RNA sequence: GGGUGAUUAGUUCAGUUGGUUAGAACAUCACGUUGACAUCGUGAAGGUCGAUAGUUCGAGUCUAUUAUCACCCA
Numbered sequence: 001g002g003g004u005g006a007u008u009a010g011u012u013c014a015g016u017u018g019g020u021u022a023g024a025a026c027a028u029c030a031c032g033u034u035g036a037c038a039u040c041g042u043g044a045a046g047g048u049c050g051a052u053a054g055u056u057c058g059a060g061u062c063u064a065u066u067a068u069c070a071c072c073c074a
Base pairs, nucleotide, nucleotide: 001073002072003071004070005069006068007067010026011025012024013023019057028044029043030042031041032040050066051065052064053063054062
């Protein structure tokens, strides 16, 4: 230098052919349960989907550029 893949909640990850509310588990907080802790149950908070543009009535999803990480080729 060229190519491929990944980037979504604090962490690990889903997300269907672009379609009407962005989710799960763990973690955190509150309440219940206990003499207390743990477990368990209920609930809450936490996201502008790496960034910037574009296409579209509508983008986490498609396109372009760019950033970071991993791998392959030279």